[in-house]
Predicted 3D model of a 72-nucleotide RNA (transfer RNA). The RNAcentral record of the sequence draws on ENA. The prediction has a mean pLDDT of 85. Its Rfam family is "tRNA".
RNA sequence: GACUCAGUAGCUUAGUGGUAGAGCGUGGGAUUCAUACCCCCAAGGUCGCAGGUUCAAGUCCCGCCUGAGUCA
Numbered sequence: 001g002a003c004u005c006a007g008u009a010g011c012u013u014a015g016u017g018g019u020a021g022a023g024c025g026u027g028g029g030a031u032u033c034a035u036a037c038c039c040c041c042a043a044g045g046u047c048g049c050a051g052g053u054u055c056a057a058g059u060c061c062c063g064c065c066u067g068a069g070u071c072a
Base pairs, nucleotide, nucleotide: 001071002070003069004068005067006066007065010024011023012022013021018055026042027041028040029039048064049063051061052060
């Protein structure tokens, strides 16, 4: 330098162009003599950045950044 893959909540991740979800973690509640487990509820996301297409983009297209890999 070229190519491929990945980037979504604190962490691990799902998501067929039509309301952004789950597990763990965190906070509260319930239970217990108490703690933990289990159970209930809640908060937490400018979907890597910036443009474009579209009535509508996490998703499609262009560019850039970061990480992993292959080739030279």